[in-house]
Context: one part of a larger RNA
Molecule: small-subunit ribosomal RNA, central domain
Organism: Candidatus Woesebacteria bacterium RIFOXYA1_FULL_43_9
RNA sequence: UUGGGCGUAAAGUGUUUCGUAGGCGCCUUGGAAAGUCAAAUUUCAAAUACUUUGGCUCAACCAAAGAAAGGGGUUUGAUACUUCCAGGGUUGGAUUACCUAGGGGUUACCGGAACUACUGGUGUAGGAGUUAAAUCCGUUGAUAUCAGUAGGAACACCAAGGGCGAAGGCAGGUAACUGGGGGUAUAUCGACGCUGAGGAACGAAAGCUAGGGGAGCGAAAGGGAUUAGAGACCCCUGUAGUCCUAUGCAGUAAACUAUCCUCGCUACCCCGGUGGGAGCAAUCUUGUCGGGGGAAGCUAACGCAAUAAGCGAGGCGCCUGGGGAGUACGAACGCAAGUUUAAAACUC
Numbered sequence: 001u002u003g004g005g006c007g008u009a010a011a012g013u014g015u016u017u018c019g020u021a022g023g024c025g026c027c028u029u030g031g032a033a034a035g036u037c038a039a040a041u042u043u044c045a046a047a048u049a050c051u052u053u054g055g056c057u058c059a060a061c062c063a064a065a066g067a068a069a070g071g072g073g074u075u076u077g078a079u080a081c082u083u084c085c086a087g088g089g090u091u092g093g094a095u096u097a098c099c100u101a102g103g104g105g106u107u108a109c110c111g112g113a114a115c116u117a118c119u120g121g122u123g124u125a126g127g128a129g130u131u132a133a134a135u136c137c138g139u140u141g142a143u144a145u146c147a148g149u150a151g152g153a154a155c156a157c158c159a160a161g162g163g164c165g166a167a168g169g170c171a172g173g174u175a176a177c178u179g180g181g182g183g184u185a186u187a188u189c190g191a192c193g194c195u196g197a198g199g200a201a202c203g204a205a206a207g208c209u210a211g212g213g214g215a216g217c218g219a220a221a222g223g224g225a226u227u228a229g230a231g232a233c234c235c236c237u238g239u240a241g242u243c244c245u246a247u248g249c250a251g252u253a254a255a256c257u258a259u260c261c262u263c264g265c266u267a268c269c270c271c272g273g274u275g276g277g278a279g280c281a282a283u284c285u286u287g288u289c290g291g292g293g294g295a296a297g298c299u300a301a302c303g304c305a306a307u308a309a310g311c312g313a314g315g316c317g318c319c320u321g322g323g324g325a326g327u328a329c330g331a332a333c334g335c336a337a338g339u340u341u342a343a344a345a346c347u348c
Base pairs, nucleotide, nucleotide: 004319005318006317007302008301012316014202015201018199022195023194024193026089027088028087029086030085031084032083034082035081036078037077038076039075040074041073042072043071044070050066051065052064053063054062055061092192093189094188095187096185097184098183099182100181104178105177106176107175108174109173110172111155115151116150117149118148119147120146121145122144126137127136163170164169207249208248209246210245211244212243216242217241221237222236223235224234260315261314262313263312264311265310268293269292270291271290272289273288274287275286276285277284278283297304298303321348322347323346330341331340332339333338
């Protein structure tokens, strides 16, 4: 390589909203005949190889005859499938109208509780903290309590393995702008589709740049304990950070369902969200989404089981013993941190 694989053994890119090339692609009519198939013809020197026969006593060796498969060219024909051309269709897909659920996104404004600080009142000796303590705060009046002012961050209850989003993620309220989803219609277009190497965009937290902001929490740092030691766990402080702006940079996570996307098929039972239809109602029925159990089947087992890890199809990505190593070198990107791509020697 072929093959076999990718939930947990090595292996699904963080996502695919976007999408180039490429690959693959619904039903049907007619035509063409490139692929495809068939026949004929020609060619693929001889020798060799194969079959048969013969010659050296046999064999090796030699000679004669014969045949097939396959490749290339040409001609003729076939037309199911693929392809191309022309036409028709509606199930895939999209559009439109109406209805509909939602923490989907962006911006602005507003709200109360809590917290901290400051000011004032009441009030007096403790408070805080821990296994126990101490560092720490407090007679310059703390803690507690009441009132006022200011500030920043986060939004209890509702709240539910409940909702929305491609993923990351999204939750106080109101308004404006805006994306996507579901149902109904048998309304419109008529294959316009699927996947997608490269590419583009998005992408938690931490981090970086510049300027703000800074209540609480809190890497680093300091102190108190613990301990043989304690660079920790516990306690008292506390800087960066956490927050905002830049449509700044970075581009990684156990970015996990450790499970790529799309389409079709294959027992049931239960719960929840959200639509349609029937019915007075109980209920029945038909979509769609989120879960639980489970048959066949699959699996090394665990388990998965219509949201498949079952049975099939199309496309992409990835794996190939452990360590060395997601490292070195080179390249690209980056302010940097670093990221992406990615070996070998050697060794077991």